[in-house]
Context: one part of a larger RNA
RNA sequence: CCCUCAUUAAGGAACUCGGCAAAUUGGCCCCAUACCUUCGGUAGAAGGGGUGCCCCUGGGCGUGAGAGACCAGAGCCUGCUGGAGCGCCUGGGGGUCGCAGUGAAGAGGCCCUGCCGACUGUUUAACAAAAACACAGGUCUCUGCGAAAGCGAAAGCUGAAGUAUAGAGGCUGAAGCCUGCCCAGCGCCGAAAGGCCAAGGGGCGGGGUCACAUCGGGCCCCAAACCGAAACCUCGGUUAGCGGCGGCCGUAAGGAUAACGGUCCUAAGGUAGCGAAGUUCCUUGGCGGCUAAAUACCGUCGUGCAUGAACGGUGUAACGAGCAGGGCACUGUCUCAAUGAGGGACCCG
Numbered sequence: 001c002c003c004u005c006a007u008u009a010a011g012g013a014a015c016u017c018g019g020c021a022a023a024u025u026g027g028c029c030c031c032a033u034a035c036c037u038u039c040g041g042u043a044g045a046a047g048g049g050g051u052g053c054c055c056c057u058g059g060g061c062g063u064g065a066g067a068g069a070c071c072a073g074a075g076c077c078u079g080c081u082g083g084a085g086c087g088c089c090u091g092g093g094g095g096u097c098g099c100a101g102u103g104a105a106g107a108g109g110c111c112c113u114g115c116c117g118a119c120u121g122u123u124u125a126a127c128a129a130a131a132a133c134a135c136a137g138g139u140c141u142c143u144g145c146g147a148a149a150g151c152g153a154a155a156g157c158u159g160a161a162g163u164a165u166a167g168a169g170g171c172u173g174a175a176g177c178c179u180g181c182c183c184a185g186c187g188c189c190g191a192a193a194g195g196c197c198a199a200g201g202g203g204c205g206g207g208g209u210c211a212c213a214u215c216g217g218g219c220c221c222c223a224a225a226c227c228g229a230a231a232c233c234u235c236g237g238u239u240a241g242c243g244g245c246g247g248c249c250g251u252a253a254g255g256a257u258a259a260c261g262g263u264c265c266u267a268a269g270g271u272a273g274c275g276a277a278g279u280u281c282c283u284u285g286g287c288g289g290c291u292a293a294a295u296a297c298c299g300u301c302g303u304g305c306a307u308g309a310a311c312g313g314u315g316u317a318a319c320g321a322g323c324a325g326g327g328c329a330c331u332g333u334c335u336c337a338a339u340g341a342g343g344g345a346c347c348c349g
Base pairs, nucleotide, nucleotide: 001344002343003342004341005340006339007338008337010335011334014333019330027051028050029049030048031047036041038174052096053095054094055093056092057091058090059089060088061087062086063085068080071079072078097101109328110327111326112325113324114323115322116320117319121133122132137172138171139170140169141168142167143166149158150157151156176314177313178312180245181244182243185242186241187238188237189236190235191234194233195232200227201226205222206221207220208219209218210217246264247263248262249261250260273307274304285301286300287299288298289297
């Protein structure tokens, strides 16, 4: 000097990204217990008191001896009466020792505020346990049964020895209050008409070649009308389908602001809410609170670079080894270090 422990004057987070680590608290009994709340909780809330040993004494429960002899039964010290002793539980009074009585060990620190996720659960075996996943609940789509969907060249199997209160897939994520406008684009669904339209059918007409004394003919090629499905076009629906949800100018008798007006564009121009947010660039926004002092935190404002409603919006009791801020208690985290123990390091073998 290193590791693991133990103790420490005065102070008590001044340490640090951050109370990380350590310390505090700790069992049982009694008293007492707020906001909020989905009335279950919160709650072991918080905060107090007690706890050893000895003596005396009370209550409850269990077990039940000697003795008694009215009675019953009958020969078994049975029933009955009776209550000693013992065991367990629980009170009251008095005394006594120590610094200290759950005398060692083991055994919650607590409170306030906000964010996220409702919750118990699940996860990156071996750097991440979370706000991620799941979840009950919500909603949409598909599926009438040889179901849809999935595996498999197939047979066949799962779905399911199920049958729409069932099964599959997508999104959302308890419960509460809610979930606005846009179907122009893309997607999906529907539409017995119409347009376009492949192979195929069809064959007007034309051509090649062969045969024939002539007329008639054979084979082959090109090919116009016309009939041809889906798709696409067309028409309509659909957003808890993919998605989207404006600009400029002016205006009120102080100033400011603009309920109001004008104009351009659009499928429609962001509603309720929330908002410098885990989203805010400018930014350490402005104001207020907390502090001696705060880019943090909480409340509020709304100028939202670039919030917003199942890629859900917002609030929420309970819950969380979650994240952020504050306080009490407590401490070697620190001011600032000291001492001790064990094991290393070092020396000898």

Model confidence (mean pLDDT): 87 of 100. Predicted 3D model of a 349-nucleotide part of an RNA (large-subunit ribosomal RNA, domain IV) from an Anaerolineae bacterium. The source organism's lineage runs through Bacteria, Bacillati, Chloroflexota and Anaerolineae. Rfam family: Bacterial large subunit ribosomal RNA. The full RNA is in RNAcentral, with records from ENA.